[in-house]
RNA sequence: UGCCGAAUCCUCGCUGUCAAGGCGGCGAGGAGCGGGGGAACCACUGGGGCGGCGUCGAACGUCGUCUCGGGGCGAAUCGGGCGUGGAUGGCCCGUAGCGCCGCUCUUUCGGCGCGAGCCCGACAGCUAACCCCGCAGGCCCGAGAAAGAGGAA
Numbered sequence: 001u002g003c004c005g006a007a008u009c010c011u012c013g014c015u016g017u018c019a020a021g022g023c024g025g026c027g028a029g030g031a032g033c034g035g036g037g038g039a040a041c042c043a044c045u046g047g048g049g050c051g052g053c054g055u056c057g058a059a060c061g062u063c064g065u066c067u068c069g070g071g072g073c074g075a076a077u078c079g080g081g082c083g084u085g086g087a088u089g090g091c092c093c094g095u096a097g098c099g100c101c102g103c104u105c106u107u108u109c110g111g112c113g114c115g116a117g118c119c120c121g122a123c124a125g126c127u128a129a130c131c132c133c134g135c136a137g138g139c140c141c142g143a144g145a146a147a148g149a150g151g152a153a
Stems, first nucleotide, its partner, number of pairs: 002139003008031010032135006042125001046068009069123001070120004078094005097114005103150007
């Protein structure tokens, strides 16, 4: 020596600004990082409501019938309550999970916060080859304790 995040670094061209060093903008290329699609093998081939049967009954199994699209990025899921004619919309509570506590990492304790949003468009399990895409945004304001390892000055 700020933090989250893949969202950084380098080179070239044009260009803005500055006295200069420098700091930016646009475009291109490269490196690195992140993500998606996509064989074989393997895996999976469901959930819910109602009814029948099995049972003393339940659980469970089975059959019939009705019904529910699915997936991706991300920590951001799942459950309960209020409310409503009803609700997937709104509000509240909790929660899987995630982040922070200031040199870095690991573990424990303590404290604090988040627990969103967006996209694909009937389609996607995994996945060699191969193909495609992204490198954005946002936020602080006093920084705790113990043990171990490491680093800088």